[in-house]
RNA sequence: CGGCAGGCCCUGUACGAUUGGGUGCUGUGAACCAUGUCAGGCGGGGAACCGAGCAGCAUUAAGCAGAUUUCUUGAUGCGAUGCAGUAAGUCUGCCGUUC
Numbered sequence: 001c002g003g004c005a006g007g008c009c010c011u012g013u014a015c016g017a018u019u020g021g022g023u024g025c026u027g028u029g030a031a032c033c034a035u036g037u038c039a040g041g042c043g044g045g046g047a048a049c050c051g052a053g054c055a056g057c058a059u060u061a062a063g064c065a066g067a068u069u070u071c072u073u074g075a076u077g078c079g080a081u082g083c084a085g086u087a088a089g090u091c092u093g094c095c096g097u098u099c
Base pairs, nucleotide, nucleotide: 001096002095003094004093005092006091007090008089010085011084012083013082014081015079016078017076018075019074020073021072022071025066026065027064028063034059035058036057037056042051043050044049
């Protein structure tokens, strides 16, 4: 100096860690412009009943809050984790050549 192999570095990928979004779970949640049931009252009717329907109650929508990691999907100057890649750099080993 060259060749081969490997480590570091670099890239990708899988897994994990941390973290964000969506979803799922729980709670709360509509004076009227959600639904259901509609006391009272109102209207129709000779009556039986019927009608619309406020309050209340129930179930929820949007929203808000909580707990957890079910599911899903991103991010990372995280991981001497795995696998793969190879241009350059650096280090190590072996072989060869030259001085």

RNAcentral holds the sequence, with entries from ENA. Predicted 3D model of a 99-nucleotide RNA (Bacterial small signal recognition particle RNA) from an Acutalibacteraceae bacterium. The organism belongs to Acutalibacteraceae, within Bacteria. A source record names the gene ffs. Rfam family: Bacterial small signal recognition particle RNA. By type it is a non-coding RNA gene. The family is grouped with related families in Rfam's "SRP clan".